[in-house]
Context: one part of a larger RNA
């Protein structure tokens, strides 16, 4: 170098958009780079191989083939790849109409419901548990009614429903704003796929300024249980949890399944659309469930593959040392990314 794999055994980068640079739809015609056929001229001797000889043999040595799979030149060939010209729609966009959706930002409005407060009613308990107690309460609590404030979160509607690249998105309303799918006729004329590096965007908790704080709730404190209780259970409680601006950059970031394409039996749901119609049916795009083949070491997956295949990208190589050290590079910092080796089984 060539051979093997990545759902769970080691292995798909959290996601995307895109450079480079692999790969790339259909006729035509040129050219002959690449590829292929022939010559030649090179591929130093030795040495490997194969014949054969010489030392008693054998190592050894001799002599000849044969090989040296390249490389230059030069003569054709012209299917495939390449370049170059034309040129075509079916890949891939653009236009027209259209329904659907918690898809994104900003503003703005609304009710239940906890807290707290202030007024009323009312009296001796309430709370909390396995059972208690710490805690509230005669300086009027709980419980009820009125009314104030704040501050988060958005029952029912909800559904293995639905948009998003992923992350994640759930009151309403308006502004502004990406995608996608569906049907239609007209355009453009391969404009494509993939994507090292690099760029963005990325739950929670987490830092930094500045605000806000009803609930909850890390640290912490007190009762409690226990042998101990730095817990499980109870009362309180502060960071945090919201908000804006910036960082952080990570997760079992999960379908543990990269992206694109096309082929490959079916049967039953769901959501968005079309067509033909008035109920059964046929289509296109999503999302489930079961299931043939075929595929897996088995589970199992099976038109949304883990199936046959092609194309570009990551990633793996025994277990521990180690998601480690050192050095780089990012970070305010926590830390993150990249990433061994001795030893040892």
């Nucleotide at each position: 170098c060539u051979g093997g794999g990545c759902g769970u055994a080691a292995a798909g980068a959290g996601c995307a958009c895109g450079u480079a640079g692999g790969c790339g739809g259909c006729u035509u015609a040129a050219c002959c780079a690449g590829u292929c056929a022939g010559g030649c001229g090179u591929g130093a001797a030795a040495g490997c191989c194969c014949c054969g000889g010489g030392c008693u043999u054998a190592a050894c040595c001799c002599g000849g083939g044969a090989a040296c799979u390249g490389c230059g030149c030069u003569u054709g060939a012209u299917a495939c790849u390449g370049u170059u010209a034309a040129g075509c729609u079916u890949g891939a966009g653009u236009u027209c109409g259209g329904g659907a959706g918690a898809g994104g930002a900003a503003a703005g409005u609304g009710g239940a419901a906890u807290u707290u407060c202030u007024a009323g009613u009312g009296u001796a308990g309430a709370g909390g548990u396995g059972g208690a107690a710490u805690u509230c309460g005669u300086a009027g609590a709980u419980a009820u009614u009125a009314g104030a404030a704040g501050g988060a979160a958005c029952a029912c509607c909800a559904g293995a429903g639905g948009c998003g690249a992923a992350g994640g998105c759930g009151a309403c309303u308006u502004u502004c704003u990406g995608g996608a799918c569906c049907g239609a006729u007209a355009c453009u004329g391969a404009c494509g796929c993939u994507g090292a590096g690099g760029u963005g965007c990325g739950a929670a908790a987490g830092c930094g300024u500045g605000g806000g704080g009803a609930g909850c709730a890390a640290a912490c404190a007190g009762g409690a249980u226990u042998a101990g209780a730095u817990a499980c259970c109870c009362u309180g409680g502060u960071a945090g949890u919201c908000c804006a601006c910036g960082c952080c950059g990570u997760a079992a970031a999960c379908g543990a399944u990269g992206c694109a394409u096309g082929c490959u039996a079916g049967a039953c749901g769901u959501c968005g659309g079309g067509a033909u119609u008035u109920a059964a049916u046929c289509u296109c795009g999503g999302u489930g469930u079961c299931g043939c083949a075929g595929c897996u070491a088995a589970c199992g997956c099976a038109u949304u593959a883990a199936g046959c295949a092609u194309g570009c990208c990551g990633c793996c190589u025994g277990g521990g040392g180690a998601c480690u050290a050192c050095g780089g590079c990012c970070g305010c910092a926590a830390g993150g990314u990249u990433a061994a080796a001795a030893c040892u089984c």